[in-house]
Molecule: small-subunit ribosomal RNA
Organism: uncultured prokaryote
RNA sequence: AGAGUUUGAUCCUGGCUCAGAUUGAACGCUGGCGGCAUGCUUAACACAUGCAAGUCGAACGGCAGCAUGAGGUGCUUGCACCUUGCCGGCGAGCGGCGGACGGGUGAGUAACGUGUAGGGAUCUGCCUUAUAGUGGGGGACAACUCGGGGAAACCCGAGCUAAUACCGCGUAAGCUCUACGGAGUAAAGGUGGCACUUCGGUGCUGUCGCUAUAAGAGGAACCUGCAUUCGAUUAGCUAGUUGGUGGGGUAAAGGCCUACCAAGGCGACGAUCGAUAGCUGUUCUGAGAGGAUGAUCAGCCACACUGGGACUGAGACACGGCCCAGACUCCUACGGGAGGCAGCAGUGGGGAAUAUUGGACAAUGGGGGCAACCCUGAUCCAGCAAUACCGCGUGUGUGAAGAAGGCCCUAGGGUUGUAAAGCACUUUCAGUCGCGAGGAAAGGUUCUUGUUUAAUAGAUGAGAGCUGUGACGUUAGCGAUAGAAGAAGCACCGGCUAACUCUGUGCCAGCAGCCGCGGUAAUACGGAGGGUGCGAGCGUUAAUCGGAAUUACUGGGCGUAAAGCGCGCGUAGGCGGUUCGGUCAGUCGGAUGUGAAAGCCCCGGGCUCAACCUGGGAAUUGCAUUCGAUACUGCCGGACUGGAGUAUGGUAGAGGGUAGUGGAAUUUCCGGUGUAGCGGUGAAAUGCGUAGAUAUCGGAAGGAACAUCAGUGGCGAAGGCGUAUUCCUGGCCCAAUACUGACGCUGAGGUACGAAAGCGUGGGGAGCAAACAGGAUUAGAUCCCCUGGUAGUCCACGCCGUAAACGAUGAGAACUAGCUGUUGGGGAUAUAAUUUCUAGUGGCGCAGCUAACGCGAUAAGUUUUCCGCCUGGGGAGUACGGCCGCAAGGUUAAAACUCAAAGAAAUUGACGGGGGCCCGCACAAGCGGUGGAGCAUGUGGUUUAAUUCGAUGCAACGCGAAGAACCUUACCUGCCCUUGACAUCCUCGGAAGUACCUGGAGACAGGUACGUGCCUUAACGAAUCCAGUGACAGGUGCUGCAUGGCUGUCGUCAGCUCGUGUCGUGAGAUGUUGGGUUAAGUCCCGUAACGAGCGCAACCCCUAUCCUUAGUUGCCAUCAGUUCGGCUGGGAACUCUAAGGAGACUGCCGGUGUUAAACCGGAGGAAGGUGGGGAUGACGUCAAGUCAUCAUGGCCUUUAUGGGUAGGGCUACACACGUGCUACAAUGGGACGUACAGAGGGUCGCGAACCUGCAAGGGGAAGCCAAUCCCAGAAAGCGUCUCGUAGUCCGGAUCGGAGUCUGCAACUCGACUCCGUGAAGUCGGAAUCGCUAGUAAUCGCGAAUCAGCUACGUCGCGGUGAAUACGUUCCCGGGCCUUGUACACACCGCCCGUCACACCAUGGGAGUGGGUUGCACCAGAAGUAUUUAGUCUAACUUUUAGAGGACGGUCACCACGGUGUGAUUCAUGACUGGGGUGAAGUCGUAACAAGGUAACC
Repeated sequence: AGAGUUUGAUCCUGGCUCAGAUUGAACGCUGGCGGCAUGCUUAACACAUGCAAGUCGAACGGCAGCAUGAGGUGCUUGCACCUUGCCGGCGAGCGGCGGACGGGUGAGUAACGUGUAGGGAUCUGCCUUAUAGUGGGGGACAACUCGGGGAAACCCGAGCUAAUACCGCGUAAGCUCUACGGAGUAAAGGUGGCACUUCGGUGCUGUCGCUAUAAGAGGAACCUGCAUUCGAUUAGCUAGUUGGUGGGGUAAAGGCCUACCAAGGCGACGAUCGAUAGCUGUUCUGAGAGGAUGAUCAGCCACACUGGGACUGAGACACGGCCCAGACUCCUACGGGAGGCAGCAGUGGGGAAUAUUGGACAAUGGGGGCAACCCUGAUCCAGCAAUACCGCGUGUGUGAAGAAGGCCCUAGGGUUGUAAAGCACUUUCAGUCGCGAGGAAAGGUUCUUGUUUAAUAGAUGAGAGCUGUGACGUUAGCGAUAGAAGAAGCACCGGCUAACUCUGUGCCAGCAGCCGCGGUAAUACGGAGGGUGCGAGCGUUAAUCGGAAUUACUGGGCGUAAAGCGCGCGUAGGCGGUUCGGUCAGUCGGAUGUGAAAGCCCCGGGCUCAACCUGGGAAUUGCAUUCGAUACUGCCGGACUGGAGUAUGGUAGAGGGUAGUGGAAUUUCCGGUGUAGCGGUGAAAUGCGUAGAUAUCGGAAGGAACAUCAGUGGCGAAGGCGUAUUCCUGGCCCAAUACUGACGCUGAGGUACGAAAGCGUGGGGAGCAAACAGGAUUAGAUCCCCUGGUAGUCCACGCCGUAAACGAUGAGAACUAGCUGUUGGGGAUAUAAUUUCUAGUGGCGCAGCUAACGCGAUAAGUUUUCCGCCUGGGGAGUACGGCCGCAAGGUUAAAACUCAAAGAAAUUGACGGGGGCCCGCACAAGCGGUGGAGCAUGUGGUUUAAUUCGAUGCAACGCGAAGAACCUUACCUGCCCUUGACAUCCUCGGAAGUACCUGGAGACAGGUACGUGCCUUAACGAAUCCAGUGACAGGUGCUGCAUGGCUGUCGUCAGCUCGUGUCGUGAGAUGUUGGGUUAAGUCCCGUAACGAGCGCAACCCCUAUCCUUAGUUGCCAUCAGUUCGGCUGGGAACUCUAAGGAGACUGCCGGUGUUAAACCGGAGGAAGGUGGGGAUGACGUCAAGUCAUCAUGGCCUUUAUGGGUAGGGCUACACACGUGCUACAAUGGGACGUACAGAGGGUCGCGAACCUGCAAGGGGAAGCCAAUCCCAGAAAGCGUCUCGUAGUCCGGAUCGGAGUCUGCAACUCGACUCCGUGAAGUCGGAAUCGCUAGUAAUCGCGAAUCAGCUACGUCGCGGUGAAUACGUUCCCGGGCCUUGUACACACCGCCCGUCACACCAUGGGAGUGGGUUGCACCAGAAGUAUUUAGUCUAACUUUUAGAGGACGGUCACCACGGUGUGAUUCAUGACUGGGGUGAAGUCGUAACAAGGUAACC
């Protein structure tokens, strides 16, 4: 410090997620030791039990219990009991001090509560200092005794008694009050020593106390400035309220309280209300600024079952005190009582979760005491917990046969791995045994000495000796001892993120922080091996900060991503020109005080180190006071003119309002002419018209809008404004001077204006036109189109207040290259197409900015002031609440829930019912077909025991199959075999084999006979057969979506790419685009590109012409012979054969074109612009086809899914489709005669002549291994005859009969022949196919497969031989450029809404239930204050009595409680509204392309 995730890819915006650190944590797995910390975050829920605050006998009366002494009784040692306060002591009581500290908790509290800095009107026990005093009396009440009540708690009555308890008196000020004359107010004694004594006490002295006053220290109370969470969907709050006066009250200021008077006080700098919360030092994080936090430790506050109240006291409205009320629990004899763990342990409960009913006062501290000492769950220790941090260990060295085992494997090996074993060492820690610091100082006692004193008492200070105090504790530490001995796990391994393989599973089981894995080869699930990380821990979860510059002070944005208010005016506020002087508030500097300690940081020190502890420093960025500085800002005062404004003179303008006004057009009405249509559309219809329309002429009426001028022209703040004229009126601009003198800018609230639509009232209404009606369109058509048509549009007045109110760009100011157009005004001048100043309005463009697009003096540049707004998408601009509105609605404005994206710009593709250019039998122009019939063949479907399997738009369907009667054959049925029909290895035996017989459907089984081979080292060698055993064979079983190979298709379309360079942040672009041209990315030119590769073309084959060479089986011009047949001699010319060459290249000419490429025309030529045909198929697309050609991974099967065999099936048949054949006839059918090919095939073959049969065929055998022989007659054609338009002399299906051939065998299921029969069909609906020349059409011939054949198929061969192409608008396919895009699985795309179903959260809802709270009223416990003479009454007194006190009554305030009525919040509610999410539901197709009616508000 960053990373992952939106996309096909890119850049940006933006959210989500991760890596880090941390925790009072919890959970899972695991767990050796020690140190040091920490440990109910939840129910301020309820608590059993024990302990947590007592102490003082040196204040007091006493004495229950214990102990001591004395005495007595019971028989005695002993024991028990009784008496005696004498002594040690002491329960209870009285009294003093302390229970207000210490300890706990965080409910409440948004507050002077806390923090910080200050203030003055206060109090203060114990402690310290100082001064003064401590005299003399009195009366009670507990305890105790007696009596009584009660279950108890406890209470009542009578009587006795003490004090440092209580009360007068005296004295008293430096105290208090004061009218300044004065007045008032206190106390307590105890104890040690000495002396005296009537033994009661007294005196002196020491000490501890007591009283008063003053002061200190520490503590407490009060007041103030500043700071201190969120909400405005809380905007007004307040009657003791704000102030004053009098009075009261308090320790003290004060409405703190009361009476009266005044009407104030607080609030947008956020009052009031609501929600949440103890605050701080700190802690965590962070570079910091910040953010979060408030456990432990420390300071403050608040609370103590809930609420209220006071008493006592120095201090409380009191955790372990009191009273009352309430809830709860417990006891009860039912009458009444008791209690308060948020002290330490502990229990229940709650919870994911948090410890022992431990030890000790040894230390530190606290209370009491003269002290010893007592008390102390404060505290110090121990226990439990890996809860956190820190440290240590679980061994070290050596050790390759790289052991075994595991795992993987390409079968070689690799890895675990020097790891182990083995060998040699060491012993920390734990174990056992022993030794053993420090935490201890005090205290007591003895002695010496100082002070006090009369004192060698006592007290106190110093010193010495003795004594002696440790919970922890089996302490820390040290030594000895034995032995590697007792001590390693957890998570992860797809990317982020270090770490990879096998196996199981098969969208299952599961994983997951985000992206995402899993549907048979999962590095992502589970296991294993291996590896990585950390390590007595490791992971997970939760939470905080960080990363997140993702709330941006440091440090963000707002044209299109979220975001500029529709636009002005203007209040508060913020900001503000030049200059001089003053001031010093801000600002800056110094000093002082404070900023507790601890913590953090630095430097040291102590535990072996560290954590931890400890000393010092720094820091604490703050606040206050004070001294100074004066540039800037502020404030005060003076001046200025540049900002702003005013005056004068002008210009332009659809700026606004008002009144009347003009012409064209539409419509309606009236009249004329005129006749059958008009109108409307893609086409129609509704509609209008013979009652006279439309058209046309004249006239009239009425309303609305203003053509031309008209212009990225003008004006206005925006909305907006357009005939011309009048009147009223706002603003801008220009020029020149004068004046005022900062008067300015922005602008939260506020307020004016504000298109269209809409609303109210009243007018108006020609045209247009929501709604509505009709007609069309359509599957439907509540749309688009048409005919009508009402609100509305118009006017007046009043509302509404919103728009994609847009430049999607707030307002003001300053600065920053140019060029060009235009509007208004001015200047100069060569009067021009010039130049310049200024105010607008446009287009380009530099720098700069921007994610890019783009902006660019009219900024989106560079600065500055002020305002508004944004913070992921959806939910939602919605709900609720408030405000506004007549309503419609507007404005303000959430949350739950849900997703990992949503989005901007640009890129490459693809697509478009976008555009341009171009091509193709693509259309058009033609010719012939298919679709109708019959048959053949393939497919679907159906059927079947089986009808084996595959191929399925083009690119499956006469396809695999170049040939299913058996075989083939994979299917079905039946019968058989199990190392197998086939391969390799082992063992035994036999040559192999041939022929025959029997049974059986056959496979097979049984039997008979013949046969003994080759090599040879003489072996069990090779080959082959039979049998046996197990490894294995076998599979046309599955997966073409695991694959190779092969193939189809786009498409023989012209494309597809690369290197370097350049441009761009980048994806990418350029090149490859452009202008021409071509069949072509073919070539040329241009050009930030220059080159290159795969394709195109050429090279190859056939064919068309010629030449050379060669002449048999081919040929025959010339010569000769002839049986007249190239037959023979001969010839080598020709044809032909088959080898090699030539030829064609836009080469030549003319024209066009850019002087190019090229095109057009021509010449020559057999052939002319690729001459014709073939082979040849770029990068890629379709998970295209094939596991059944073959090969192959994985899976499955193994007496069967393998193998054999017979029969059957693949040939079925209501039907549908594809491909063909034959026809429907006269360009024809039939009969007779007659002519001309090419290319093939042939020895298990082709088979001649000849004979025979009507024919298929049969017989026959010559010839031929083929330029020799055979198949082999080519047919259409030509000539003659016939038929005469008919279901025919067309057509031949079907059926009957008779045969031939092949074959083991033609029943299912062959072909052919002859005789007979003679179906449909008379040219084929919608639709659709092929073909551009030797082509279509038509005619026959051959071959492969093959015994035969379903061939009418397929592949070849030749014969005859056309028509047409204007052209590219349209259909289909394709190429290039461009454009739009919300598509990228790429339009067979994407995607919207209703409805139906399930689930989730939420709004409304008759209401219902709870919480909080306002107001009014009732009520009124305890308590305090007032008041009262009803009752009682020791101290004092002036003594019948009174004062004072207590009880009682009364009244004021008040908690709980109650009633009524509001507010608010939570929960719930039949029903209901929309929203979200869900598997492949339903209906349509709204959006994205011109999305098929442009979209949007």